[in-house]
């Protein structure tokens, strides 16, 4: 010096104008749109997208369905042990497998409880089977050279990835565990309005119901069509959170706890954008210094001064916790492999 492997963080900053969206104080009790519920209008001072917000692939927290109970089914998972709210995740570790290595992956219970697959080829790929060869005796025929036929041992050869005994269970299946369902467009209150409507079918001989089914539970309307009326408003959600950040303890680790501090966007068809300075990091051009190596051309390597460009993937919409995809550029710590000097 070059290439790797594991790990963590950033994702430009400041200030001026105008423009949005909202919070907290002060003001006012007026306006304005509305049928109402309510909404909106000052001035001040503060906040305003992400590591993935994307995927909807897992798991919750919340909400509502009745008390979600039991069978069958269907569904996921799989080596020990631990982490977590919980998971199909993570961490440690056993074995296997790739890598020189550091590290990476993992489809990791069960073939005597049963089924099913393996193209072509090969005699033969589940209970079956001699193509060849070697050897051992039997039964026929015989022109005495040798043929046919069966049968008993044994190993080789071919073919194929495999040849009697294996291979796949990320085929079905078995086993052990587990899993009620449906989503913020959940749900809850408010104010208008209409027609608490009309017609079939089924229902206390028990119907809608509970992702199919049966059994049990309930126990009163349920579906289908046709007509009518509404599409407003708050909240849910000051997002206080399995939160975030720092220290110390414990443990190998995940992680757990203890002590301190922080409070971080909440739109509502969807808010954070323009335009303008400066400074920082980055690339690109251009001039010009120093340095190392060379005979020399030339290569390497650092700093300075002007110019020019500002990025990828991409935008919350109840919110976590995790996995998968995309991706411009930096900086940081640990290690591993080569090559040279000393």
């Nucleotide at each position: 010096g070059a290439a790797g492997c594991g790990g963590g963080c950033c994702a430009g900053a400041c200030c001026g104008c105008c423009g949005c969206c909202g919070g907290u104080g002060c003001g006012a009790u007026c306006a304005g749109c509305g049928a109402a519920a309510g909404c909106u209008g000052g001035c001040a001072c503060g906040g305003g997208a992400g590591g993935a917000a994307g995927g909807u692939c897992c798991g919750g927290a919340c909400u509502g369905c009745a008390c979600a109970g039991g069978g069958c089914g269907g569904c996921g998972u799989a080596g020990c042990a631990g982490c977590u709210a919980a998971c199909g995740g993570c961490u440690g570790u056993c074995c296997g497998g790739c890598g020189c290595g550091a590290g990476c992956c993992g489809a990791g219970g069960a073939u005597c409880a049963g089924a099913g697959c393996a193209a072509c080829a090969g005699a033969g790929a589940c209970g079956a089977g001699u193509c060849c060869c070697u050897u051992c005796g039997c039964g026929g025929c015989u022109u005495c050279g040798g043929c046919c036929g069966g049968g008993g041992a044994g190993g080789g050869g071919g073919u194929g990835a495999a040849a009697c005994g294996g291979g796949c269970a990320a085929u079905c299946u078995c086993u052990a565990c587990g899993c009620g369902c449906a989503g913020c467009a959940a749900c809850a209150c408010c104010g208008a309005a209409u027609a608490g409507g009309c017609a079939c079918a089924c229902g206390a001989c028990g119907a809608u119901u509970c992702g199919g089914c049966c059994c049990g539970a309930g126990g009163a309307g349920u579906g289908u069509g046709c007509g009518g009326g509404u599409a407003g408003g708050u909240g849910g959600c000051a997002u206080c959170g399995a939160g975030c950040c720092g220290c110390g303890c414990a443990g190998c680790g995940a992680u757990g706890c203890g002590c301190g501090g922080c409070c971080c966007a909440g739109a509502g068809g969807a808010a954070u954008g323009g335009c303008g300075g400066u400074c920082a990091c980055g690339g690109c051009c251009g001039c010009g210094c120093c340095u190392u190596c060379u005979c020399g051309c030339g290569a390497g390597g650092g700093g300075g001064c002007g110019g020019c460009c500002g990025c990828a993937c991409a935008g919350a919409a109840u919110c976590c916790g995790g996995c998968c995809u995309a991706u411009c550029g930096g900086c940081c710590c640990g290690c591993u492999u080569c090559a040279c000097a000393c």

RNAcentral holds the sequence, with entries from ENA.
Bacterial RNase P class A from Piscinibacter sp., 342 nucleotides, folded computationally.
A source record names the gene rnpB.
Rfam family: Bacterial RNase P class A. By type it is a ribozyme.